About this RNA
The RNA shown here (Bacterial RNase P class A) has 307 nucleotides and comes from uncultured Mesonia sp.
RNA sequence: AAAGUAGGCCGUCUUAUCGCUUUCAAUUUAUUGAAAGAGGAAAGUCCGGACACCACAGAGCAGUAUAAUGGCUAACGGCCAUCAAUUGUGAGAUUAGGACAAGUGCAACAGAAAGAAUGUACAGGUUAAGCUGUAGUGAAAUCAGGUAAACUCUAUACGGUGCAAUGUCAUGUAAACCAACUUUAAGAUCUGCUCGGUCGUUGUUGGAGGGUAGACAGCUAGAGGUUUUUGGUAACAAAAACCCCAGAUAAAUGAUAAGAUUUUCUUUUUAGAAAAACAGAAUCCGGCUUAUAGGCCUACUUUAUUU
Numbered sequence: 001a002a003a004g005u006a007g008g009c010c011g012u013c014u015u016a017u018c019g020c021u022u023u024c025a026a027u028u029u030a031u032u033g034a035a036a037g038a039g040g041a042a043a044g045u046c047c048g049g050a051c052a053c054c055a056c057a058g059a060g061c062a063g064u065a066u067a068a069u070g071g072c073u074a075a076c077g078g079c080c081a082u083c084a085a086u087u088g089u090g091a092g093a094u095u096a097g098g099a100c101a102a103g104u105g106c107a108a109c110a111g112a113a114a115g116a117a118u119g120u121a122c123a124g125g126u127u128a129a130g131c132u133g134u135a136g137u138g139a140a141a142u143c144a145g146g147u148a149a150a151c152u153c154u155a156u157a158c159g160g161u162g163c164a165a166u167g168u169c170a171u172g173u174a175a176a177c178c179a180a181c182u183u184u185a186a187g188a189u190c191u192g193c194u195c196g197g198u199c200g201u202u203g204u205u206g207g208a209g210g211g212u213a214g215a216c217a218g219c220u221a222g223a224g225g226u227u228u229u230u231g232g233u234a235a236c237a238a239a240a241a242c243c244c245c246a247g248a249u250a251a252a253u254g255a256u257a258a259g260a261u262u263u264u265c266u267u268u269u270u271a272g273a274a275a276a277a278c279a280g281a282a283u284c285c286g287g288c289u290u291a292u293a294g295g296c297c298u299a300c301u302u303u304a305u306u307u
Stems, first nucleotide, its partner, number of pairs: 001303010012260007020037007039278001043289002046287005051162004058195004063158005068082005083097001084095004098153002103151002105147002120135005166217004177207005187199004224243008261276006
């Protein structure tokens, strides 16, 4: 100097004016002031949960998922470390990593024959015998091996539905009508089924019809964030200090102006011009996957040259 490998960060900032939403305080009910206001993926809805209800809570079968060893975590199909196999000159990368003597399958063509199967050629051998050896075809040819993201077996785990969950209040009506079953029941419900349980004791199911669709809660203080120390190879854990960072409800989080920053081009070098990606919260959190203009940082590998 060039080419790579792995990991991480930013992805806009400042000032002024005006506008919108939330919280708090004052004030006299609509103003003033203060503080705050969309991401690294908010996306996909793919996993795991918190929370709510079924419900007081189960058992078995089916089904689904995972699969080397150890650790982390609330948990996971996630993350970290080590091993194995494959791969790369290397730094590294990928993984679909239990079991083929429990059983059943699958393997075109070629070949005589592809499995309790078969006898092509040559040689040896026998009462007889592919009984023995070699060759040939093929990925694979003598109680054959291969294959399980083939069926399956083993081990482990798993209830369902989801904030449109759920709960409270108000308004209003038709607590009425018809049919079937039923009164220790029928029936409904708890996952797909079975058992078992619960409700039901005058109710259940079906039909036709009537009324309502409004307000509030859930709704953001958390498995929370930042910094430091200690332990650990690491993921991560513990302790201390500090902080409160959207809660809208048809959907606010913006507009204008002036600059700053980064990149590219030109060269007039006091500069000038242009551009800035993927993309917008809706119960919340931990992961995974996907998209991404451009820039920066750290560690390591290979090659060439110089000292």

The organism belongs to Mesonia, within Bacteria.